[in-house]
Context: one part of a larger RNA
RNA sequence: GAGUAAGCGAGAAGGCAGGUGAGAAUCCUGUCCGCCGAAAGCCUAAGGUUUCCUGGGGAAGGCUCGUCCACCCAGGGUAAGCCGGGACCUAAGCCGAGGCCGAAAGGCGUAGGUGAUGGAGAAUCGGUUGAGAAUCCGAUGCCACCUUCAGACCGAUUGAGCGAAGGGGUGACGCAGGAGGGUAGGCGAAGCGCACGGAUGGAAAAGUGCGUCCAAGCCCGUAGGGUGCAAGGCAGGCAAAUCCGCCUUGCGGAGAGCCUGAGGGGUGACGGGGAGCGAAUAUUAGUAGCGAAGUCGCUGAACCCAAACUGCCAAGAAAAGCCUCUAGCGAGGUUUGGGGUGCCCGUACCGCAAACCGACACAGGUAGGCGAGGAGAGAAUCCUAAGGCGCGC
Numbered sequence: 001g002a003g004u005a006a007g008c009g010a011g012a013a014g015g016c017a018g019g020u021g022a023g024a025a026u027c028c029u030g031u032c033c034g035c036c037g038a039a040a041g042c043c044u045a046a047g048g049u050u051u052c053c054u055g056g057g058g059a060a061g062g063c064u065c066g067u068c069c070a071c072c073c074a075g076g077g078u079a080a081g082c083c084g085g086g087a088c089c090u091a092a093g094c095c096g097a098g099g100c101c102g103a104a105a106g107g108c109g110u111a112g113g114u115g116a117u118g119g120a121g122a123a124u125c126g127g128u129u130g131a132g133a134a135u136c137c138g139a140u141g142c143c144a145c146c147u148u149c150a151g152a153c154c155g156a157u158u159g160a161g162c163g164a165a166g167g168g169g170u171g172a173c174g175c176a177g178g179a180g181g182g183u184a185g186g187c188g189a190a191g192c193g194c195a196c197g198g199a200u201g202g203a204a205a206a207g208u209g210c211g212u213c214c215a216a217g218c219c220c221g222u223a224g225g226g227u228g229c230a231a232g233g234c235a236g237g238c239a240a241a242u243c244c245g246c247c248u249u250g251c252g253g254a255g256a257g258c259c260u261g262a263g264g265g266g267u268g269a270c271g272g273g274g275a276g277c278g279a280a281u282a283u284u285a286g287u288a289g290c291g292a293a294g295u296c297g298c299u300g301a302a303c304c305c306a307a308a309c310u311g312c313c314a315a316g317a318a319a320a321g322c323c324u325c326u327a328g329c330g331a332g333g334u335u336u337g338g339g340g341u342g343c344c345c346g347u348a349c350c351g352c353a354a355a356c357c358g359a360c361a362c363a364g365g366u367a368g369g370c371g372a373g374g375a376g377a378g379a380a381u382c383c384u385a386a387g388g389c390g391c392g393c
Base pairs, nucleotide, nucleotide: 014032015031016030017029018028019027033390034389035388036387041370042369043368047350048349051348052076053075054074055073056072057071061069062068081142082141083346084345085344086343088119089118093114094113095112099108100107101106123140124139125138126137127136143342144341145340146339147338149337150336151335152334153333154332161329162328166325167324168323169322170321174312175311176310177309180305181304182303185299186298187297188296189295191212192211193210194209195208196207213272214271217267218266219265220264224260225259226258227257228251229250230249231248232247233246234245236244237243276290277289313316356365357364372384373383374382375381
């Protein structure tokens, strides 16, 4: 040279008015405009660990500003028998009594244990806070165990009932394929309900706008799927068996019976929610309160029936649980109703991101689920809904 050049991190975009304040392009409110909309919306896992909410603050952090904040200070906030995990099970892996090996340290490994990313397992709808909600509250349910309460029934050696750490079954599984029956969702309506119903010619209408729902559980049981039944015998299932298996005989071969099974109907519901209407006082509120209709048709899933069915060869976890069988235990027991009990941990908030991983409030990365409308084969693409944003000069 010079406080000059460059930079202020996606070209989605801001404008105006009002408020607050010492101070406002940047904070708050309103309104108009713009952007995303298989996302730039919603739920959730990991990870983070108070960042959540309320009040206050304005030194630093914030690429400007700042009255604002994921910053600072203070106070508050996470409520469970049925959600996730544990008091259940096992996989790979890991540990490993004895044991084998090894100069030592230690290595391997039986029984056994541990270990979910899998199996098993009882809850739904609504309301509510400044911040929590299948957790609180309301309603309606369900599971396990206890019960000296009540009822019914069975039994007491002629054995009620319980019942294995044992036997058997089930659990129990691949890939591909298409069809059927449904439901969620969506759309339409001149159906139904509520509100509006035209400042200037007409228009109370086949007008305009909005809304037209609801779970688990319990009862019935459908489309569909699966399946022969009985008796006798037996040296198999490490003991036993009425169970499983094998053999024989008889009956039957079905639109039957039995098992299973979405949806649907009824109930739950004289309930909830609901467009809309809408106070009082005032240190406020679209709050408290009131509350209509709810029907039909079309479309239609990747969801359910389904662990289904058909085909194929590369032949596709385990254990618990559950059912059953005895071994065994055995004098009281089973069941219905009522009553009672129900432990520990997580639960706030972010979660395609300014809160996680990237030294940053970083154009990068980050598993799963939901994912509407018009046009479209479509989750492409464009425009939009709900919702969220205009990217901190």
The part of an RNA shown here (large-subunit ribosomal RNA, domain III) has 393 nucleotides and comes from Syntrophothermus lipocalidus. The organism belongs to Syntrophothermus, within Bacteria. It matches the Rfam family "Bacterial large subunit ribosomal RNA". The full RNA is in RNAcentral, with records from RefSeq.